[in-house]
Context: one part of a larger RNA
RNA sequence: CGACCGCUAUCGGGGUGGGGCUAAGCCAUGCGAGUCGUACGCCUGGGGACCGCCAGGCGUGGCGCACGGCUCAGUAACACGUGCCUAACCUACCCUCGGGAGGGGGACAACCCCGGGAAACUGGGGCCAAUCCCCCAUAGGAGAAGGGUGCUGGAAAGCCCCUUCUCCGAAAGGGACUGCGGCCGAUCCGCCGCAGUCUGCCCGAGGAUGGGGGCACGGCCCAUCAUGGUAGUUGGCGGGGUAAUGGCCCGCCAAGCCGAAGACGGGUGGGGGCCGUGAGAGCGGGAGCCCCGAGAUGGGCACUGAGACAAGGGCCCAGGCCCUACGGGGUGCAGCAGGCGCGAAAACUCCGCAAUGCGGGAAACCGUGACGGGGCCACCCCGAGUGCCGCCCGAAGAGGGCGGCUUUUGCCCGGUGCAAAAAGCCGGGCGAAUAAGCGGGGGGCAAGUCUGGUGUCAGCCGCCGCGGUAAUACCAGCUCCGCGAGUGGUCGGG
Numbered sequence: 001c002g003a004c005c006g007c008u009a010u011c012g013g014g015g016u017g018g019g020g021c022u023a024a025g026c027c028a029u030g031c032g033a034g035u036c037g038u039a040c041g042c043c044u045g046g047g048g049a050c051c052g053c054c055a056g057g058c059g060u061g062g063c064g065c066a067c068g069g070c071u072c073a074g075u076a077a078c079a080c081g082u083g084c085c086u087a088a089c090c091u092a093c094c095c096u097c098g099g100g101a102g103g104g105g106g107a108c109a110a111c112c113c114c115g116g117g118a119a120a121c122u123g124g125g126g127c128c129a130a131u132c133c134c135c136c137a138u139a140g141g142a143g144a145a146g147g148g149u150g151c152u153g154g155a156a157a158g159c160c161c162c163u164u165c166u167c168c169g170a171a172a173g174g175g176a177c178u179g180c181g182g183c184c185g186a187u188c189c190g191c192c193g194c195a196g197u198c199u200g201c202c203c204g205a206g207g208a209u210g211g212g213g214g215c216a217c218g219g220c221c222c223a224u225c226a227u228g229g230u231a232g233u234u235g236g237c238g239g240g241g242u243a244a245u246g247g248c249c250c251g252c253c254a255a256g257c258c259g260a261a262g263a264c265g266g267g268u269g270g271g272g273g274c275c276g277u278g279a280g281a282g283c284g285g286g287a288g289c290c291c292c293g294a295g296a297u298g299g300g301c302a303c304u305g306a307g308a309c310a311a312g313g314g315c316c317c318a319g320g321c322c323c324u325a326c327g328g329g330g331u332g333c334a335g336c337a338g339g340c341g342c343g344a345a346a347a348c349u350c351c352g353c354a355a356u357g358c359g360g361g362a363a364a365c366c367g368u369g370a371c372g373g374g375g376c377c378a379c380c381c382c383g384a385g386u387g388c389c390g391c392c393c394g395a396a397g398a399g400g401g402c403g404g405c406u407u408u409u410g411c412c413c414g415g416u417g418c419a420a421a422a423a424g425c426c427g428g429g430c431g432a433a434u435a436a437g438c439g440g441g442g443g444g445c446a447a448g449u450c451u452g453g454u455g456u457c458a459g460c461c462g463c464c465g466c467g468g469u470a471a472u473a474c475c476a477g478c479u480c481c482g483c484g485a486g487u488g489g490u491c492g493g494g
Base pairs, nucleotide, nucleotide: 001492002491003490004489005488006487007486010384011383012382013381014380015379017377018376019342025340026339027338029337030336031335034063035062036061039060040059041058042057043056044055045054046053047189048188051185052184070295071294072293080218081217082216083215084214085213086212089211090210094207095206096205097204098203099202100201102136103135104134105133106132111126112125113124114123115122116121140168141167142166143165144164145163146162147161148160150159151158174199175198176197177196178195179194180193181192182191183190220267221266222265228258229257230256233255234254235253236252237251238250239249240248270292271291272290273289274285275284276283277282297318298317299316300315301314320331321330322329323328348374350373351372352371356370357368358367359366360365387405388404389403390402391401392400393399410430411429412428413427414426415425416424437483438482439481440480441479442464443463448478450477451476452475453474459466460465
């Protein structure tokens, strides 16, 4: 210093403390990711009466759901750390600059009709909108060959310009507001056009941010793991795949490649910033907070997407549980709380989006068990208190009596505080009141050779050792010593 246990316990503040060590064992219930009507259609309700509004629901569409939260199983590896490289790469939203949006067509939900199923759900037919989908065009992009006195650079294979060929091939002129004009309407609450502003759409270039990949070096134990290891193994050619290099994957060819500077094998183990201890060197640790990695019942797979091989998405296998009308379905707390189990060992099924941040939105705002806040536990650290003065009795002691003082804390009242509270803070009132224990006294080792009990018994003890009738060592009383809201014991680390 970390953890648990015994006895004891007044209060406040802080914590990067609290199911980490054991079961990455299993989970009832609730909550943890939505949002947008300034993208679109349909339905419902309210309201208005020179107005053409407001609200709710269903679905389509967009963005988000790859963040945030949890855990540490696996991993001895480019996983991590430090430094470089990428002439082999990607990056939605955001910023800057340049250019642009011509024409045409279509589908599917919601809705209506009909059907299947116990349910989960699901099939057929019909209508329709869009910032949904498709086609044509143009812009543009990619590849190959050739050219350039261009640019960056250590080096062009990169970038730029030109020519030819081949291939691919954009966009939503949508939405809102204001103004003007035209049409429409009182079973109306719209439609069309023009202009301005804002927002959005497409292409290209650059940036920012976030990532992918490669290399060097660094950090555990065992040689009782060495005549060792290796078959996609090592390299080449060609191809597939990817944003991208590569034996990543495949076909063919060659026979290589690693190793006492420790290969291969076994054990252990997430790595770092840091943390504990120590004068330091070092030793030990990696729970909590931050960064990185990995995982989401075990294992595998892809889809969507800028990004996943995706914790509260999908499919398959395995095992567990649940429902079932036996045909078939559902589920995954290593999110927050909570339960069982395991264990020496660890909290409330709390409050709130007021703050910070994140997602969506033009905004108002909505959502957020992230987060903020409260509750429980002396787990750790810091602070405060449990009174002070005088006289008397007693023995100068302990203690008691009388009188006086103070008011931290406590109790009561008001204010402030806060999302709401609580605490805290400010003011007033009451009242010494509401608050001390634990271990020890043979030596080491600070404090009794006091009294009673016991009699090698009962017991104590880290070690030495005490106890067999006067025990400074057991059990008690008194007293003393140490520390003090703590004090002792046990285990582990320095």
The prediction has a mean pLDDT of 80. This is a predicted structure of a 494-nucleotide part of an RNA (small-subunit ribosomal RNA, 5' domain) from an uncultured archaeon. Rfam family: Archaeal small subunit ribosomal RNA. The family is grouped with related families in Rfam's "SSU clan". RNAcentral holds the full RNA, with entries from Greengenes.